[in-house]
RNA sequence: ACAUCCUCCGCGGAAGAGACCGGUGGCAACGAGCCGUCGCCGGCGCCGAAGGCGCAACCGCCCCGGAAACGCUCAGGCCAAAGGACCGCGGCAGGAAUG
Numbered sequence: 001a002c003a004u005c006c007u008c009c010g011c012g013g014a015a016g017a018g019a020c021c022g023g024u025g026g027c028a029a030c031g032a033g034c035c036g037u038c039g040c041c042g043g044c045g046c047c048g049a050a051g052g053c054g055c056a057a058c059c060g061c062c063c064c065g066g067a068a069a070c071g072c073u074c075a076g077g078c079c080a081a082a083g084g085a086c087c088g089c090g091g092c093a094g095g096a097a098u099g
Stems, first nucleotide, its partner, number of pairs: 002099003005095003008091006018044001020043008045078003051074001052072003058066003
C1' cells in the first nucleotide's frame, strides 16, 4: 500500500398486523338524513424487522463474559406517508485482526 471485517455517510430494495368499536371537537358536504376525513379520549383485537428485555444453541480469555432472524411485547407499529432488522452498491472518515 492492497484485500477482507466492523463503525459511519449516501443510494436502492425491504415484511407483518383493525384506515375496528364508542364518545368528542374541527374540516368537508348539506333541505333533512346518510356518508367521508383529521385530532384527542376510552375499549377490545392484532403485528413483530427501530430500540429494550429473556432463554439458549454456540463461541471465548471459560472466574465470568459475548450471543439469534427464537421468545416477551415495555416502547414502537396495524390505509398511505414516515420508520424499518436485514441485503446489495458506492464513499474511504475512523478502528481491529489476518493474509